[in-house]
Context: one part of a larger RNA
RNA sequence: UUGGGUUUAAAGGGUGCGUAGGUGGGGCGAUAAGUCAGCGGUGAAAUCCUGCAGCUCAACUGUAGAAUUGCCGUUGAUACUGUCGCUCUUGAGUACGCUUGACGUGGGCGGAAUGUGCCGUGUAGCGGUGAAAUGCUUAGAUAUGGCACAGAACACCGAUAGUGAAGACAGCUCACGAAGGCGAAACUGACGCUGAGGCACGAAAGCGUGGGGAUCGAACAGGAUUAGAUACCCUGGUAGUCCACGCCGUAAACGAUGAUCACUCGUGGUUGGCGAUAUAAGGCCAGUCACCUAGCGAAAGCGUUAAGUGAUCCACCUGGGGAGUACGAUCGCAAGAUUGAAACUC
Numbered sequence: 001u002u003g004g005g006u007u008u009a010a011a012g013g014g015u016g017c018g019u020a021g022g023u024g025g026g027g028c029g030a031u032a033a034g035u036c037a038g039c040g041g042u043g044a045a046a047u048c049c050u051g052c053a054g055c056u057c058a059a060c061u062g063u064a065g066a067a068u069u070g071c072c073g074u075u076g077a078u079a080c081u082g083u084c085g086c087u088c089u090u091g092a093g094u095a096c097g098c099u100u101g102a103c104g105u106g107g108g109c110g111g112a113a114u115g116u117g118c119c120g121u122g123u124a125g126c127g128g129u130g131a132a133a134u135g136c137u138u139a140g141a142u143a144u145g146g147c148a149c150a151g152a153a154c155a156c157c158g159a160u161a162g163u164g165a166a167g168a169c170a171g172c173u174c175a176c177g178a179a180g181g182c183g184a185a186a187c188u189g190a191c192g193c194u195g196a197g198g199c200a201c202g203a204a205a206g207c208g209u210g211g212g213g214a215u216c217g218a219a220c221a222g223g224a225u226u227a228g229a230u231a232c233c234c235u236g237g238u239a240g241u242c243c244a245c246g247c248c249g250u251a252a253a254c255g256a257u258g259a260u261c262a263c264u265c266g267u268g269g270u271u272g273g274c275g276a277u278a279u280a281a282g283g284c285c286a287g288u289c290a291c292c293u294a295g296c297g298a299a300a301g302c303g304u305u306a307a308g309u310g311a312u313c314c315a316c317c318u319g320g321g322g323a324g325u326a327c328g329a330u331c332g333c334a335a336g337a338u339u340g341a342a343a344c345u346c
Base pairs, nucleotide, nucleotide: 004317005316006315007300008299012314014201015200016199017198021194022193023192025088026087027086028085029084030083031082033081034080035077036076037075038074039073040072041071042070049065050064051063052062053061054060091191092188093187094186096183097182098181099180100179103177104176105175106174107173108172109171110154114150115149116148117147118146119145120144121143125136126135162169163168206247207246208245209244210243211242216240220236221235222234223233258313259312260311261310262309263308266291267290268289269288270287271286272285273284274283295302296301319346320345321344328339329338330337331336
């Protein structure tokens, strides 16, 4: 409960694929279900409304009408919607040519750094801090030279750069796979859009089994600081961080902005492609960034990548707390997740 809203006030689902459903381009014809019109039937009475009348008035009552917004039948209309048939190419897709990227999966390889081990040089400190101490070190550390091993991450390039549906993705290279853009216009001929349920993907942390373990590092221990210091700082350090397989399914999963389509001033930068060219300027498409017009907005601001003007579909909101709690249900090994109240109170 509305003729309202969802960037920041409550409110866009984390993301995609897609079922039902909703909705949907141009032309011709048919039909007449929706729709519209006429007529007929029905729509009890009382009540309500209007006129008139009866009780001295009124309440009340009587009478006539209207109303009963509906349903059924019938005869027509055919613009729109639906249904059926034929057809079109601009929406959508396929094939073709060119092209783009840290897009994904698996394998191989590389150097710097770090740590450790061994050998050498070398001697008394090193490390750390605001200052220190714990710690390491004459059993030779720190520093430095050489060799070896291990795991993890890829400096510079690197960028309001790129790719991906989102999460996310970065050394080099190979294989496989996927996607986008542009060009041209051969093919299909509305095959489209959205999408309740459903399915799939989904950072980090966490869980299970097995490996791995260099660095960093919850927990933990010690040293400081402090009135105290279960912290911030320091020295160590387990799980974890890494890999394989299987779970979990949540994030300020953010552009705090759902998807798709159409329309609406300009300027400057940048990525990919086309086109053009003597060099250049100007042009087109698809992304991406900054500023601004109209318009919108409570304002901040948004502004062709809209939060403008319209259309279709989905999700969500309805005072604060109680509470994302309780209960129930589903899922999960667990942690917990999803769904999700009320009493009471202000």
This is a predicted structure of a 346-nucleotide part of an RNA (small-subunit ribosomal RNA, central domain) from an uncultured bacterium.